[in-house]
RNA sequence: AUCUGAAAAAGGCAAAACCAUCGAAAGGUGGUGACGCAAAGUUACCGGUCUACGGGAGCCAGCCUCCUAUGACAGCGGGAUUGCCAGU
Numbered sequence: 001a002u003c004u005g006a007a008a009a010a011g012g013c014a015a016a017a018c019c020a021u022c023g024a025a026a027g028g029u030g031g032u033g034a035c036g037c038a039a040a041g042u043u044a045c046c047g048g049u050c051u052a053c054g055g056g057a058g059c060c061a062g063c064c065u066c067c068u069a070u071g072a073c074a075g076c077g078g079g080a081u082u083g084c085c086a087g088u
Stems, first nucleotide, its partner, number of pairs: 003087003012037002017032006035075001041081003045078003048073003054068005059062001
């Protein structure tokens, strides 16, 4: 340096749920908690998914329907980038 994650060790992260809080929502953050994770570190670049305050459209004129990301998800897949331990 490359590849790999069988065994081991040091340590790491933390799903659901509940509580608090921010947000129109999706969701975020903190606490409790562990379903899992070898990148479950970082990054919305590509695909995908979620939401629709605002904006637009419709007619049945409403506590309605539809469209829309500029809002989110990195624990949906891929890419990019950085990195621990062990083996090789």
The RNA shown here (c-di-GMP-I riboswitch aptamer) has 88 nucleotides and comes from Methylocaldum szegediense. The prediction has a mean pLDDT of 87. Its Rfam family is "c-di-GMP-I riboswitch aptamer". About the family: GEMM was predicted in a large-scale screen for bacterial structured RNA regulatory elements. The model forms 95% of the base pairs in the Rfam consensus. The RNAcentral record of the sequence draws on ENA.